[in-house]
RNA sequence: GGGUAGGUGCCCGAGUGGCCAAAGGGGGCGGACUGUAAAUCCGCUGCGUAAGCUUCAGUGGUUCGACUCCACUCCUGCCCA
Numbered sequence: 001g002g003g004u005a006g007g008u009g010c011c012c013g014a015g016u017g018g019c020c021a022a023a024g025g026g027g028g029c030g031g032a033c034u035g036u037a038a039a040u041c042c043g044c045u046g047c048g049u050a051a052g053c054u055u056c057a058g059u060g061g062u063u064c065g066a067c068u069c070c071a072c073u074c075c076u077g078c079c080c081a
Base pairs, nucleotide, nucleotide: 001080002079003078004077005076006075007074010026011025012024018064027045028044029043030042031041032040046053047052057073058072059071060070061069
């Protein structure tokens, strides 16, 4: 340089244009249990009392509506050279 697969919450990871603050697991916090701990179980885990607000690498675009589609850019893995 060419091809290809990808970038999602603290981490991993699922996610057919609307049912999504987004499954599940880990971690964390709180609780139950236990003499203590581990294990196990329950709840919570973007912000906010709530209504609601702001997020899926970045910038534009399409659309009534985008994590999802399109263009470009950045970054990563693999293959080829």
Transfer RNA from an Actinomycetota bacterium, 81 nucleotides, folded computationally. Its Rfam family is "tRNA". Rfam's curators write: Transfer RNA (tRNA) molecules are approximately 80 nucleotides in length.